[in-house]
Context: one part of a larger RNA
RNA sequence: GCCGGGGAGCUCACACCAGCGGCAAGCCUAAGGGGUUCAACCCCGAAGGCGUAGGGAAACCAAGUGCCCGCAGGCUGAGCAAUCAGCCGAGGGGCAGGGUCUGCUAGGGCCUGAAGUCGCUGGUGUGAGGCUAGAAACCGGGCGAUCUAGGCCGAGGCAGGCUGAAGGCGGGGGAAACCCCGCUGGAGGGCCGAAUAGGGGUUCUGACGUGCAAUUCGUUCCCCUGACCUCGGUCUAGGGGCGAAAGACCAAUCUAGCCCGGUGAUAGCUAGUUCCCCCCGAAAUGCGUCCUAGCGCAGCCCUCCCAGAGGUUGUUCACAGGGUAGAGUUACUGAUUGGGAAUCUAGAGCGAAAGCUCUGGAUUUCCAGUCAAACUCCGAACCUGUGAACGCCUAAGAAGGGAGGAGUGGGCCACUCGGCGUAAGGUUGGGUGGCGAGAGGGAAACAGCCCAGACCUAGGUUAAGGCCCCUAAAUGCCAGCUAAGUGCCAGUUAAAGAGCGUCUCCAGCCUUAGACAGCGGGAAGGUGGGCCCAGCAGCAGCCAUCCUCUAAGGAGUGCGUAACAGCUCACCCGCCGAGGCUGGAGGCCUCGAAGACUGGUCGGGGCUUAAGCUGGCUGCCGAGACCUAGGCAGCAAGGCUUACUAAGCCUUGCUGGGUAGGGGGGCGCUGUGAUGGGGCAGAAGGUGGGUCGUGAGAUCCACUGGACCCAUCACAGGUGCAGAUCCCGGC
Repeated sequence: GCCGGGGAGCUCACACCAGCGGCAAGCCUAAGGGGUUCAACCCCGAAGGCGUAGGGAAACCAAGUGCCCGCAGGCUGAGCAAUCAGCCGAGGGGCAGGGUCUGCUAGGGCCUGAAGUCGCUGGUGUGAGGCUAGAAACCGGGCGAUCUAGGCCGAGGCAGGCUGAAGGCGGGGGAAACCCCGCUGGAGGGCCGAAUAGGGGUUCUGACGUGCAAUUCGUUCCCCUGACCUCGGUCUAGGGGCGAAAGACCAAUCUAGCCCGGUGAUAGCUAGUUCCCCCCGAAAUGCGUCCUAGCGCAGCCCUCCCAGAGGUUGUUCACAGGGUAGAGUUACUGAUUGGGAAUCUAGAGCGAAAGCUCUGGAUUUCCAGUCAAACUCCGAACCUGUGAACGCCUAAGAAGGGAGGAGUGGGCCACUCGGCGUAAGGUUGGGUGGCGAGAGGGAAACAGCCCAGACCUAGGUUAAGGCCCCUAAAUGCCAGCUAAGUGCCAGUUAAAGAGCGUCUCCAGCCUUAGACAGCGGGAAGGUGGGCCCAGCAGCAGCCAUCCUCUAAGGAGUGCGUAACAGCUCACCCGCCGAGGCUGGAGGCCUCGAAGACUGGUCGGGGCUUAAGCUGGCUGCCGAGACCUAGGCAGCAAGGCUUACUAAGCCUUGCUGGGUAGGGGGGCGCUGUGAUGGGGCAGAAGGUGGGUCGUGAGAUCCACUGGACCCAUCACAGGUGCAGAUCCCGGC
């Protein structure tokens, strides 16, 4: 892991509610007792409980049938009918009234025109272990020092070698204290030490690392007469021991051992929680909380009941409210750039002085210019409220009211309007939609994007999106653009800026009286203009910038010279012969443009008058959408039948995505009662197959098997498994 078996909302009491039933102004027995075939059951037993009147702390006092509206329904009239008009009108609603308490009054609180009670079943809550499994812990009583720590008692062990303390003996020196030499001696938590004694466990951070081993193996290393090693006995026990102290050790367990018990501890946490079909269907918000992983109340969902006619989230119009977007800034407040002026004022320089020049500050003002969430002289779209009309929902019962049952109270994404942030698949708010709880088609793949809300079956038509091949449908049509494989269509990218890339448009100017470009020629004279200067002659610089001859030629555009010269340009003519020049705007394209597995991608192949981009047209493909046909179910109306608050059948209309969750109806298992059946001429169970049912499942046949089994109506539950690192067994 698979298979088989086991495996989780149970029980009692009390409370509330619903359904069904008994009796009813009453209802019920409890403990206990009697009978009995000692079983089921029948009978007795109002002590007491609930109800029949309330108000008040108490003393105490003590309650309806007066009016109106009006649903269902009934009656009358009209009408062929649909229907209309009127009257009555249970229940229902409203107004008066009543009881009592408070109060000076006024007013206010509770109650008031009679329905309860007992039982059974179901739902929920509370108390109990309270759906199942799961702690770390706490407390009690015991068991442990055969491991290990320390102590005590009794024992055992330590090759060999080295060193040579004190002391002693002999000799020598010295005034002495004392010192020196030799021999002897044999001390020491002395030294060396792989002896096949013993102890330790340093290095390789080696081997091993489902091991030989829950600490081992190899190598290396440390100690080896001592605070040494070892054996036997014995003592200390759990908030206790023992500890040369590491929270170490106390039997592979220690910051409080182990076993049993309290114990089903508690767990707002985690996991699991078992058959089917049908109807409806959420929330992730607000407030509170030693509260933010929880809970309470409200909101939103479901079921049932009351009641009986309006409701309104849409569109348009009218009226009212608003101060956002935008805009504005001598309409206020505040900010703000540059320049000018006036007044006042502080100072500096020059000057004999008058005065002049300069710098700074404040106020006012002028010109030009820029801003604001907490500015507004203005001011939309839009939003809100009220009303009307239309639309939509509603007697198939809306809006409203009541009762019971929940879940939710971690949300997320897109678009849009804001706050914070450099930004973020960021964070925090408002609105709408979606996912959540939503399948199907498209977007290559892809909860939240686009299309579209799936009862079942079949056929057709479309949506989004597509139509060269993969791949269903156009290698469709008419035009233009792109040469970059740009690109191949949302989002998977790009900016400022740049481009004689190319296309389109606009404006101005020149042009057959010949433009633009190119080529050829001219480009002169006064004059080397004046000044400055060493010099400056068109061409260092300053000033001026005229006149003449002309087709035209600047007191000179650039190069050049020391200065000249020289080349060239403007300008003019000729050749040529048709458009040219400048500016602006737009489309596509290019550069700007560097990344990490591969050249590594438009999903791929591949595509260039396209299979790219822009505009237009016609077809086609393409969903569970829409249409058609048949069928199933729910709700409702009408009709028929019957056993008439119900069931069956027929017709018609609407509806049928769904998590948490609510409601309804069923299937199956075990047992009990009653009734009816089957079985050795083959029960249950098993294997294979047929049929029926939307399904849980049911039934039939064959083989196997070899002794019990089933149906119907009721009842009772240890009643349904894929999961819980679930438990047991097998493989």